[in-house]
């Protein structure tokens, strides 16, 4: 230089041929339980769905771009 794939909660990933509450699972605080811990079980908080722009009645999902990371090919 060319090709490709991937960005969503601290972290590790679902998300159903766009469709009406944005989720797990582990971390976190908090509470049952203990003599007091861990386990175990409950409850909560935490998120501009990587940044702009477009299509649409309605984007995490579709289409340009830009940006990082990862493979390949030169």
């Nucleotide at each position: 230089g060319g090709g490709c794939a991937a960005a969503u909660a601290g972290c590790u990933c679902a998300g159903u041929u766009g469709g009406u509450u944005a989720g797990a699972g582990u971390a976190c605080a908090c509470g049952u339980c203990u003599g007091a811990u861990a386990a175990a079980c409950g409850u909560g908080a935490g998120g501009u769905c990587a940044g702009g722009g477009g299509u649409u009645c309605a984007a995490g999902u579709c289409c340009c771009u830009u940006u990082u990371u990862g493979c390949c090919c030169a």